A computed fold for a 1455-nucleotide RNA from an uncultured bacterium, annotated as small-subunit ribosomal RNA. Its mean pLDDT, the model's own confidence on a scale to 100, is 84. The RNAcentral record of the sequence draws on Greengenes. It matches the Rfam family "Bacterial small subunit ribosomal RNA".

RNA sequence: AGAGUUUGAUCGUGGCUCAGAUUAAACGCUGGCGGCAUGGCUAAAGCAUGCAAGUCGCACGAGAACCCGCCUUCGGGCGGGGGACAGUGGCGAAAGGGCGAGUAACGCGCUUCUUAUGUGCCCCAAGGUGGAGGAUAGGUCAGGGAAACUUGGCGUAAUACUUCAUGUGCUCUUCGGAGGAAAGGCUUCGGCCGCCUUGGGAGCAGGAAGCGUCCUAUCAGGUAGUUGGUGAGGUAAAGGCUCACCAAGCCUCAGACGGGUAGCGGGUGUGAGAGCAUGACCCGCCGCAUCGGGACUGAGACACUGCCCGGACUCCUACGGGAGGCUGCAGCGACGAAUCUUCCGCAAUGCACGAAAGUGUGACGGAGCAAUGCCGCGUGCGGGAUGAAGCGGCUCCGCCGUGUAAACCGCUGUCAGGGGUUCGAAAUACUGAUCAACCCCAAAGGAAGGGCCGGCUAACCUCGUGCCAGCAGCCGCGGUAAUACGAGGGGCCCGAGCGUUAUUCGGAAUCACUGGGCUUAAAGGGUGCGUAGGCGGAUGCGCAAGCGUCCUGUGAAAUCCCUCGGCUCAACCGAGGAACUGCAGGGCGAACUGCGUGUCUUGAGACAGGUAGGGGCCGUCGGAACGAUCGGUGGAGCGGUGAAAUGCAUAGAUAUCGAUCGGAACGCCGAAGGAGAAGUCGGGCGGCUAGGCCUGUUCUGACGCUGAGGCACGAAAGCGUGGGGAGCGAACGGGAUUAGAUACCCCGGCAGUCCACGCCCUAAACGAUGCGCACUAGAUCGAGGCGGUUUCGAAGCCGUCUCGGUCGUAGAGAAAUCAUUAAGUGCGCCGCCUGGGGAGUACGGUCGCAAGGCUAAAACUCAAAGGAAUUGACGGGGGCUCACACAAGCGGUGGAGCAUGUUGCUUAAUUCGAAGCAACGCGAAGAACCUUACCUGGGUUUGACAUGCAUGGAUUAGCUUUUGGAAACAAGAGUGACGCUUUCGAGUGGAACAUGCACAGGUGCUGCAUGGCUGUCGUCAGCUCGUGCUGUGAAGUGUCGGGUUAAGUCCCUUAACGAGCGCAACCCCUAUCACUAGUUGCCAGCACUUCGGGUGGGGACUCUAGUGAGACUGCCGGUGUUAAACCGGAGGAAGGUGGGGAUGACGUCAAGUCCGCAUGGCCUUUAUAUCCAGGGCUGCAAACGUGCUACAAUGGCGUGUACAGAGCGAUGCGAUCUCGCGAGAGUGAGCAAAUCGCAAAAAGCACGCCCCAGUUCGGAUUGGAGUCUGCAAUUCGACUCCAUGAAGUCGGAAUCGCUAGUAAUCGGAGAUCAGCUACGCUCCGGUGAAUACGUUCCUGAGCCUUGUACACACCGCCCGUCAAGUCAUGGAAGCCGGGAGCGCCCGAAGUCGUCGCGAUUCAGCGACGCCCACGGCGAGUUCGGUGACUGGGACUAAGUCGUAACAAGGUAACC
Repeated sequence: AGAGUUUGAUCGUGGCUCAGAUUAAACGCUGGCGGCAUGGCUAAAGCAUGCAAGUCGCACGAGAACCCGCCUUCGGGCGGGGGACAGUGGCGAAAGGGCGAGUAACGCGCUUCUUAUGUGCCCCAAGGUGGAGGAUAGGUCAGGGAAACUUGGCGUAAUACUUCAUGUGCUCUUCGGAGGAAAGGCUUCGGCCGCCUUGGGAGCAGGAAGCGUCCUAUCAGGUAGUUGGUGAGGUAAAGGCUCACCAAGCCUCAGACGGGUAGCGGGUGUGAGAGCAUGACCCGCCGCAUCGGGACUGAGACACUGCCCGGACUCCUACGGGAGGCUGCAGCGACGAAUCUUCCGCAAUGCACGAAAGUGUGACGGAGCAAUGCCGCGUGCGGGAUGAAGCGGCUCCGCCGUGUAAACCGCUGUCAGGGGUUCGAAAUACUGAUCAACCCCAAAGGAAGGGCCGGCUAACCUCGUGCCAGCAGCCGCGGUAAUACGAGGGGCCCGAGCGUUAUUCGGAAUCACUGGGCUUAAAGGGUGCGUAGGCGGAUGCGCAAGCGUCCUGUGAAAUCCCUCGGCUCAACCGAGGAACUGCAGGGCGAACUGCGUGUCUUGAGACAGGUAGGGGCCGUCGGAACGAUCGGUGGAGCGGUGAAAUGCAUAGAUAUCGAUCGGAACGCCGAAGGAGAAGUCGGGCGGCUAGGCCUGUUCUGACGCUGAGGCACGAAAGCGUGGGGAGCGAACGGGAUUAGAUACCCCGGCAGUCCACGCCCUAAACGAUGCGCACUAGAUCGAGGCGGUUUCGAAGCCGUCUCGGUCGUAGAGAAAUCAUUAAGUGCGCCGCCUGGGGAGUACGGUCGCAAGGCUAAAACUCAAAGGAAUUGACGGGGGCUCACACAAGCGGUGGAGCAUGUUGCUUAAUUCGAAGCAACGCGAAGAACCUUACCUGGGUUUGACAUGCAUGGAUUAGCUUUUGGAAACAAGAGUGACGCUUUCGAGUGGAACAUGCACAGGUGCUGCAUGGCUGUCGUCAGCUCGUGCUGUGAAGUGUCGGGUUAAGUCCCUUAACGAGCGCAACCCCUAUCACUAGUUGCCAGCACUUCGGGUGGGGACUCUAGUGAGACUGCCGGUGUUAAACCGGAGGAAGGUGGGGAUGACGUCAAGUCCGCAUGGCCUUUAUAUCCAGGGCUGCAAACGUGCUACAAUGGCGUGUACAGAGCGAUGCGAUCUCGCGAGAGUGAGCAAAUCGCAAAAAGCACGCCCCAGUUCGGAUUGGAGUCUGCAAUUCGACUCCAUGAAGUCGGAAUCGCUAGUAAUCGGAGAUCAGCUACGCUCCGGUGAAUACGUUCCUGAGCCUUGUACACACCGCCCGUCAAGUCAUGGAAGCCGGGAGCGCCCGAAGUCGUCGCGAUUCAGCGACGCCCACGGCGAGUUCGGUGACUGGGACUAAGUCGUAACAAGGUAACC
């Protein structure tokens, strides 16, 4: 100090979250020792038991047990000692200890005041301490009662009580006077301790004031002892503290009153600080003591362990009555996430009493329990590599990690354990509860865990799991390769702890004083006037409140900080210092603010003279248009729409002319223009009226700015009363549209729109930009004044003031943009904001006739919502441009029959894949067996196939053969090898075989794990990079623009300059020519000839196949920018890419393929492998795609006859001849091919027949007979012949191909292949068209631009109702409870007062009165709970209905 998270990416806004520190903590796992601290935060709910306040015999009487002496009637009595229990009396019990309920207050804190006060014990000073008296407790006697307790008689003492005297000083005083005290005890006889009065002090206490002290205005008014006065009472004391009377005040927006919450401070936590949060432990103050009230005693109390009364609760009881108060220390149960021992001691410190010894003390000193916190220590140290085993990982089979870690060797002795001693806490004459110190012994022995490892955030692999189980602080992981779940190994961070949860501060400048904002992100009030308040021009003098400086007092101690010191260190503790930023008082200063006073004119205002204007209000007038009524003309339609219909019209519409009436709005001028505070204001004229600007510089003399509340104005719609009503027109009716159409379109149409008066008070009331002042480059346009220039004047030009616009510098801004009309730079004042939703909603208040307005939350929920800009994609946005995209043409498909593929159905199986274009004559360029992956059945198990190891041994391969069998196979018989060595006996080796082990095998799954290959956009012209430049950045520029092209092709311009992949070219075929070559090809001339280039011969030609040439916008003209290029022309076989092919950029579709091949993972292993037979892939109600053949006369049939190219051929092509109607058979020449064969080309041409018909068209289907291939044609081949002759007469909606040697049409060949379901596919040639005006439309594509809420990118996004579930919340007849008051009733105890009784006095008793706790009644108020039903809201992978919004979102959207 920052980081993660909104996006495809970016910048900024903004919330959420994390890393730090902290704690009176709790929980989980774990746990060795010690020191110092801390430990019921919840029920101020209730408590068993013990203890927590006593002490004094030197105030007093009495006096048990016991001891001594004497006496005795032996019962006991007397005296002395002794001193228990209790009593009288004194002091204390008001301290100490606990807790925080209440309290928002002079309660607390700081500072003052008390001439308005008190004070026991203590200190100082002065004086005094004489006399008299009567009681009473205890005791004793006798009673009552269960008890607590209590009654009566008799009798007793005092430092208890009463009284007289004196009284310095004291109190009161009318200044004459009056009032008022005491106590003794002990003694060593020295005295000591007391007592009384008075004064002073110390400490303590009471009272008062200033300032400070939480939230809430959805609490705005409160108050009757209330505010003051006079008098009285009361108190230690001022005072409405109380009372009587008088007056009507007092407090309050600087927040009274009310509500909520809370003890306050020193301090504590955090923070750089300012702050924020907090008030455990320790210290100070306050308050409280079961709840409420009350007084008594006393120096002091309204009294924690005193009294009285009332209430609740608990306990005892003999039922008549009594007792009690742990918020003291322990302890109990209860509550709760949660908090300890019914310990030891008065040894220390302190307190009470005492003359003292001493006694008491749960204050205190200690110990115990708890890792609750802080601090310290230890769990060992050194050596030790074959880097052991185990575990984990990789795997190239050899390694790597755990890891010097262990084992093993050596060493040490902290802590815990055992034994012993006594410096210290200790002041010592005595006294140590407890702690501590020192010495010795043994032994590495007894002592390590927790969290984490996707990013933030240090730390990674394997397996398991498969959107399951689970994790998660935020983002988010998990749907078969998970570093995110669980485990193992490894690692990281801390360590007797580690994590989690909770809390506070921080980070958060995310409430911003320090230190934020408001055009569009949340945020400027709709506008003005103006009150309080805040702020305020120049100058002189004064004051000294603010301000500055110095001094004094205070700011308790502790804490924090610094320096020393003490415990072995530290934590902890001690001493000194500093600090406590504050408050108060005093001195000095006078710049600034303030205050007082004087002066000034520039701010502001006034005055005078001009001036522009839809500024406002009232009245009046006008024309156009529209509608209505009447009349004329006229005669069938009008109107309306995308197209229609409703509607109007022969009762005369529309159209047109005239007249009259009515209401509303004011064309042109008119504008980027004017006016106004805003809303708003537009025909002419008149009246009334407000403001602005300019000029003059005459007057006033700071009179100013802003403005919380307040007041006024305030579009449209709406409301009230009364008018008015032409047009328009919510609602409503009708017609259309549509799946629907409560809409958009059309025909009508009430309210309203208009006027007057009164309400309402909102808006995207917008410049989304508050008002005022000052300052900070310019340029230009418009509006209104004034001045100069001109002799005057117009115009122009120049200057100046004001207003309204545009562009633009600096600067600002997240950017877009703003930019003297600021969103720049400053000052002043006001308003407003603090994540999205819930919600501008609920409740409350207030305003309103109502509608509704203003003010304005929370629960709950989300990890975002939102701004600007960028790149894409998209648009029923735009522009430009292409393409058989449309159009123009030609021929088809869709109808028929058949073929073929697919779906579906069927099936034991009908193997699998392909699925819009871009699956469907596709993989398959050949399914009868095989293929074959499917089904049924039968076999095999190291296997049909590969490699290795071990063992065996001549068993083996091959051949012959038997049995079973459908075959595979099983069982068997016979025969039977090879290399090397050799002593010829044999040995040995490899292959092979058998057995076993490793392994093979899989067309099993995943094309969404992959490679490779392919399809498609698309042969579309695009896709990028380097450097530079621009931008905060994503990005842009280049690649845009102007031309041009088939093309990002080229040219020009240019913050770009270059380059790459694509385009083009280079390659192949083809079109022309040349050269070379001349067989198997060719034959012009010559010769021969059986007349066939057959032969000799020839290279001329064709041709073949190799090398070249040729075409480049090269030339001419025109257009164009002098360019690129285009148009036309010449020449040329070919002309602007000549035609065709090959060639497919960055990428897209998780496109296709694991069944071509390869391959990760998973699955299978007597089976999902493998072999065999048979079946199936050919199954058929139906649907679709692709084709073939047709429907005929441009045809069919018959006969004759002509012309190709490219291929193929040895298990092959097969001539010729013979046979067969034919398929074909037999025979077999020739040919590994420019030689032979397939082979006939067909359409064409010539002639003939048919005569428009289901035919001499068409050939399906079926019957019969055959041929061929093959082991085998039944399922399931092709072909031939005879017979049969179906549908079909040109095809609905729709749809396909093609722009020239193309379409159409005709035949030929080949691959696969035994044969063939080929009508398929791929090539080859023959004949050979029509049309294209053009780019509006359909489809697709490219570039530029625009909008966007899309980015999984329009097959996108997304809204509302309804239905379902969950959650919180509002309303609600009511019901229940709490709080604070008010009125009335009752009125305990008690103070005070009055009266009476009483007695020697003081008391006391009784009655009454005032006040009054508790209680009761009543009407309200406030808060909360609950409530049938009801309202909306939030959330929830795949519900319903529609399509509102985002593109012109298909009716622009929004308020």